[in-house]
Context: one part of a larger RNA
RNA sequence: CGCACAUGGUGGAUGCCUGGGCGGUAGAAGGCGAUGAAGGACGUAGUAGCCUGCGAUAAGCCUCGGGGAGCUGGCAAACAAGCUUUGAUCCGGGGGUGUCCGAAUGGGGAAACCCGGCCACUUCGGUGGUCAUCGUGCACUGAAUACAUAGGUGCUCGAAGUAAACCCGGGGAACUGAAACAUCUAAGUACCCGGAGGAAAGAAAAUCAACCGAGAUUCCCUCAGUAGCGGCGAGCGAACGGGGAGCAGCCCAGUCACCAGAAUCUUGCGGCGCCUAACAGAACGGUCUGGAAAGUCCGGCCAUAGCAGGUGAUAGCCCUGUAUGUGAAAGGCAAAGCAGGUGGGUGACGAAGAGUAGGGCGGGCCACGUGGAAGCCCGCUUGAAGAUGGGGGGACCAUCCUCCAAGGCUAAAUACUCUCUACCGACCGAUAGUGAACUAGUACCGUGAGGGAAAGGCGAAAAGAACCCCGGAGAGGGGAGUGAAAUAGAACCUGAAACCGUGUGCGU
Numbered sequence: 001c002g003c004a005c006a007u008g009g010u011g012g013a014u015g016c017c018u019g020g021g022c023g024g025u026a027g028a029a030g031g032c033g034a035u036g037a038a039g040g041a042c043g044u045a046g047u048a049g050c051c052u053g054c055g056a057u058a059a060g061c062c063u064c065g066g067g068g069a070g071c072u073g074g075c076a077a078a079c080a081a082g083c084u085u086u087g088a089u090c091c092g093g094g095g096g097u098g099u100c101c102g103a104a105u106g107g108g109g110a111a112a113c114c115c116g117g118c119c120a121c122u123u124c125g126g127u128g129g130u131c132a133u134c135g136u137g138c139a140c141u142g143a144a145u146a147c148a149u150a151g152g153u154g155c156u157c158g159a160a161g162u163a164a165a166c167c168c169g170g171g172g173a174a175c176u177g178a179a180a181c182a183u184c185u186a187a188g189u190a191c192c193c194g195g196a197g198g199a200a201a202g203a204a205a206a207u208c209a210a211c212c213g214a215g216a217u218u219c220c221c222u223c224a225g226u227a228g229c230g231g232c233g234a235g236c237g238a239a240c241g242g243g244g245a246g247c248a249g250c251c252c253a254g255u256c257a258c259c260a261g262a263a264u265c266u267u268g269c270g271g272c273g274c275c276u277a278a279c280a281g282a283a284c285g286g287u288c289u290g291g292a293a294a295g296u297c298c299g300g301c302c303a304u305a306g307c308a309g310g311u312g313a314u315a316g317c318c319c320u321g322u323a324u325g326u327g328a329a330a331g332g333c334a335a336a337g338c339a340g341g342u343g344g345g346u347g348a349c350g351a352a353g354a355g356u357a358g359g360g361c362g363g364g365c366c367a368c369g370u371g372g373a374a375g376c377c378c379g380c381u382u383g384a385a386g387a388u389g390g391g392g393g394g395a396c397c398a399u400c401c402u403c404c405a406a407g408g409c410u411a412a413a414u415a416c417u418c419u420c421u422a423c424c425g426a427c428c429g430a431u432a433g434u435g436a437a438c439u440a441g442u443a444c445c446g447u448g449a450g451g452g453a454a455a456g457g458c459g460a461a462a463a464g465a466a467c468c469c470c471g472g473a474g475a476g477g478g479g480a481g482u483g484a485a486a487u488a489g490a491a492c493c494u495g496a497a498a499c500c501g502u503g504u505g506c507g508u
Stems, first nucleotide, its partner, number of pairs: 001507009015493001016457002020428002022425007029417002031162002039101003042055003046079002049075003061095006070083003106115003116131006133159003137155005166197001167195005177184001181231001207214002218245005228236002249409003252353001254349006265341005273333004278326003284299003288295001300317002302306001308320003358382008368394001389404005444451002464492001467479004
């Protein structure tokens, strides 16, 4: 040095586990904010730090309910000091306090800081209140300039800012594809801006259809990758019709007459019910093995409860629960009904939306790229008719059919999930699953925008090793002790391989 066997170190794979994730189903909710939000800074406990909670009344104060014996949040023990059946801690409703920054709003500002005016009180230290801008309305005042108007002042009401997706509108790319590239595509996508709601938008035919007829809108399936569009390339891509979901229609541009006090909308009250804490809740013992029984064996019981979790191994009957039943002082939701207001129906006669429709030029949207290009919308420029009228039926004309623009409102079927509750999974199980199971958007990197980790497991219970020895008052180890186990000893379950040893034998 090699081989074999045995036994270690290192290392952290594998197995098992789960306090975290992922994807759904059903229901709820869909906002918060000048009564100061979202998000933060700084504080706050008897004891340093982080998290949680809270705000100088600071892990809390008051009150109303629940609950019933312990409690002073977690990491995280200990000591100290306390609270509590005169009902604490804890759970739920309501209220109070709520520093400073932040729309931030008295002025300023390099956020969490600096500096003020006025009023009231004051122990003279200070404390409390108020003072931004814009818009609506009202009042007062009031120029040039007579009335007036502009302007000024005060008051009232409102706005602002933020939030995951969904929605509507205003703007609007490029990479890419076309095997290059310019029309085209990507795509009206990404992104920016404005606005709203729990949904939004749309909506009651100047619509389709085809000589038969349908009858608002929205969404799904189909029609159909069809008809078409297209450097007729790449690609883009309907509608009619059919089947479903869901259904709801109205008002103004007006007078008169008659009938009635209904529908609708709105304001207030509001029975029943629901939500935000909870309560009751059946039924088991022994033997054996074992550290431990829930396992084995024996004999029972409950079940509208054999979902689930825990308990020293696998428990319907040990615990928490589960089925089922019961329950709200307070706040909220919803709503039959009641009251006030608003108006309803029928008839007659009328009325029936103008710089509009249409035209020209230039654009955009329609599946439709200017094409034979209808239709819709916009800019410039023109510019009708008046129901004996007008629009449309894909150039255009006639016939025929159909509808009535230039005013407005409208639930449902549809889209989404920052969030709450319950439940589910041939979803993951720590290099997986969220980036994050743990002090995670943390540490760290970057001037910044931004980028962005690693890191889980002793044991049933700390019973976490008193005491002794070596050693540096070490590190580490050896005894002793605990424990079922310590090769479970905190660098702690299991403990693979690479890699490094030790012992024995054999070989060289």